The RNA shown here (transfer RNA) has 71 nucleotides and comes from a Candidatus Liptonbacteria bacterium. NCBI's taxonomy places the organism under Bacteria, Bacteria candidate phyla, Candidatus Liptoniibacteriota. It was read from a public genome assembly. Model confidence (mean pLDDT): 80 of 100. Its Rfam family is "tRNA". Its family is annotated with triplet codon-amino acid adaptor activity in the Gene Ontology.
[in-house]
RNA sequence: CGGGCUGUCGUAUAAUGGUAGUAUACGUGCUUUGGGAGCACGCGGCUUGGGUUCGAUUCCCAGCAGCCCGA
Numbered sequence: 001c002g003g004g005c006u007g008u009c010g011u012a013u014a015a016u017g018g019u020a021g022u023a024u025a026c027g028u029g030c031u032u033u034g035g036g037a038g039c040a041c042g043c044g045g046c047u048u049g050g051g052u053u054c055g056a057u058u059c060c061c062a063g064c065a066g067c068c069c070g071a
Stems, first nucleotide, its partner, number of pairs: 001070007010024004018054001026042005047063005
């Protein structure tokens, strides 16, 4: 320099263009003498900017970050 893949709560991982879920972690409560385990509830997320569309995590373009391949 060229090409490809990926980007979603703290972490991991889903989602056919139509209310963004799940597990774990965290917080509160119940349970226990206490802790752990368990149960219930809560908190928190679509990499950025444009475009298409009634509507975009999803489709298109450009950028950013990471990884891989080639030179």